[in-house]
The part of an RNA shown here (small-subunit ribosomal RNA, 3' major domain) has 474 nucleotides and comes from an uncultured prokaryote.
Context: one part of a larger RNA
């Protein structure tokens, strides 16, 4: 000086309490333990591992297992060296790989240039050590702290500053003061979002003229108006009142689209956990080198008495089923995304058109209007299983999605415990997208629609900060 105390004061957060939805039962999805396997590659393990690395495991991915190949090697440069082949097709054999047959056969200023073989020099490892490391990452924690320079104080280790008294979201900022500054955080500067000018009108938009349709900004045309996408203005406790020495708080104050950090984002000091990664990648040491290395073929990662995490769908009337009917935002689109027509109960096929796209397209559900069902294991639920199919791809048997029709479990709201959330939030509603031929997506990151209850308070349980005490601990 620090950690630690079931010491002690102060103070903060969905930490508790108020509420409002789950989760722990139930079916399955999915990741993990464990068992099983020839193999179920590997790696993450309280918090901070378990829909995590994987933003796509039928081959490939693929690292693993079984079996058949090769040995300078799958690629790439240098010397040598020899050929005008090789390679490409075709045939044998084969699960391919690969190995045999055989067939076409370069260019060229003759310097050589090009392939290819065989030769050397370099190879190659998802093989180990994250406790030899760099990079990157999580977490305390976006918590307000973490420190230095000169002075000063003390024999020193150190201390002050960085306490104190207000205050803040904050070591914010004011007073006060053996300290005076000062950096890295805080805040601001940054992007988006609410308001409003000017500027621009296409692909966008349509008040007013005009034409024109069965129906539409369909045309002409405008620039008012939404919108789009650039420059600006606006918010500063700036004013007003109250308390304060002041920082500052407080006000159904004005004014304002917005009021006290307006809302969200990026953004994460010093440092903890020998925390995570050697498997992204790079690298030190070690080890393999006819193989721990590298093709292929199949087979695994999908195995199941079982146990646990995250989620989907339920139980049902605020519902289900049918019918008509309406309104978005972000995005994606050429080996694409497809209007609109035919065909089929459908998934889909077959045609055709528009868009490389504010111009086409993909394209909403919840809701709102009418009808059924009447509380039943039901017209609630939708596992499993039988059948028949439609894409995609070389191939859906291990192991693809999706559609028809029949099947019709288990569940009538869940012990002990447990979690998120404070406003356009929670809860519900669908919609896109990356990965991608297809997809096990109920997942993951966006994006809009409808849209709430409740907080008296800090006694108490978690975590954290600040000062203080004690300690036989470093």
């Nucleotide at each position: 000086u620090g950690a630690c105390g079931g010491g002690g004061g102060c103070c903060c957060g969905c930490a508790c309490a108020a509420g409002c939805g789950g989760u722990g039962g139930a079916g399955c999805a999915u990741g993990u333990g464990g068992u099983u396997u020839a193999a179920u590659u590997c790696g993450a393990u309280g918090a901070u591992a378990c829909g995590c690395g994987a933003g796509g495991a039928a081959c490939c991915u693929u690292a693993c297992c079984a079996g058949g190949g090769c040995u300078u090697a799958a690629a790439u440069g240098g010397g040598g060296a020899u050929u005008g082949a090789c390679a490409g097709g075709a045939c044998u054999g084969g699960a391919a790989a690969c190995a045999g047959u055989u067939u076409u056969u370069u260019c060229u200023u003759c310097g050589g240039a090009c392939a290819a073989u065989c030769u050397u020099c370099a190879a190659g490892g998802u093989g180990c050590u994250g406790c030899a490391u760099g990079g990157u990452u999580g977490u305390c924690g976006u918590c307000a702290g973490c420190u230095c320079g000169u002075g000063c104080u003390g024999u020193g280790a150190a201390g002050u500053g960085u306490c104190g008294g207000g205050u803040u979201a904050a070591g914010u900022c004011c007073c006060a003061u053996a300290a005076c500054g000062a950096g890295c955080g805080c805040a601001a500067c940054c992007c988006c979002u609410a308001u409003u000018u000017c500027u621009a009108g296409u692909u966008g938009c349509u008040a007013g003229c005009a034409g024109g349709u069965a129906a539409u900004g369909c045309u002409g045309a405008g620039g008012a108006c939404u919108c789009u996408a650039g420059a600006g203005a606006a918010a500063c406790u700036g004013c007003c009142c109250g308390u304060g020495c002041a920082a500052a708080c407080g006000g159904u104050g004005a004014g304002g689209a917005a009021g006290g950090u307006g809302g969200g984002g990026a953004u994460g000091a010093c440092g903890u956990c020998a925390a995570a990664u050697c498997a992204u990648c790079a690298c030190g040491g070690c080890c393999c080198u006819u193989a721990c290395g590298u093709c292929c073929u199949g087979g695994g990662c999908u195995a199941c008495a079982c146990a646990c995490g995250u989620g989907c769908u339920a139980c049902a009337a605020u519902g289900g089923c049918c019918g008509g009917u309406a309104c978005a935002g972000a995005g994606g689109g050429c080996a694409g995304c497809u209007a609109c027509c035919a065909u089929g109960u459908g998934a889909a096929u077959g045609g055709a058109u528009g868009c490389a796209a504010a111009u086409c397209u993909c394209a909403a559900a919840a809701g709102c209007c009418g009808g059924u069902c009447u509380c039943a294991g039901u017209u609630c639920g939708g596992a499993u299983c039988g059948g028949a199919g439609u894409c995609u791809g070389c191939a859906a048997c291990u192991c693809g999605a999706c559609u028809c029709c029949g099947u019709g479990a288990a569940g009538c709201u869940g012990g002990a415990a447990u979690c998120g959330c404070u406003a356009g939030u929670a809860a519900u509603c669908g919609c896109a997208u990356a990965u991608c031929a297809g997809c096990c997506a109920u997942g993951a990151u966006g994006c809009g629609g409808u849209g709430a209850a409740u907080a008296c308070g800090u006694u108490c349980c978690c975590g954290g900060g600040c000062c203080u005490u004690g300690u036989a601990c470093a």
The full RNA is in RNAcentral, with records from ENA. The prediction has a mean pLDDT of 82.